[in-house]
RNA sequence: CUCGCGGGAGAGACUGGUCCGGCCCGAGGCCGGAUUGGCGCCGAAGGAGCAACCGCCCCGGAAACUCUCAGGCAAAUGGACCGCGAG
Numbered sequence: 001c002u003c004g005c006g007g008g009a010g011a012g013a014c015u016g017g018u019c020c021g022g023c024c025c026g027a028g029g030c031c032g033g034a035u036u037g038g039c040g041c042c043g044a045a046g047g048a049g050c051a052a053c054c055g056c057c058c059c060g061g062a063a064a065c066u067c068u069c070a071g072g073c074a075a076a077u078g079g080a081c082c083g084c085g086a087g
Stems, first nucleotide, its partner, number of pairs: 001087007012039001014038011040073003046069001047067003053061003
């Protein structure tokens, strides 16, 4: 460094439009999904910044800090990091 297993947080199941599916069915309504706009929010993929710190030391490497471009805000997925095993 790679693979396998286990653990693994935070933040609106917000709101408007459109489409699809289902239910009720009467004008219409409700639920779920997708997409898009708006506002709010999170930081532990990635990215960027400062710099504690570190080193072969005047040059380099650099965070769990900071930003939020990306990503994320029911569950799922993802997930830094930790433990075990193998190469």

A computed fold for an 87-nucleotide RNA from uncultured Erythrobacter sp., annotated as Glycine riboswitch aptamer. The coordinates come from a structure-prediction model, not an experiment, and the mean pLDDT is 78. Its Rfam family is "Glycine riboswitch aptamer". Gene Ontology term of the family: glycine biosynthetic process. RNAcentral holds the sequence, with entries from MGnify.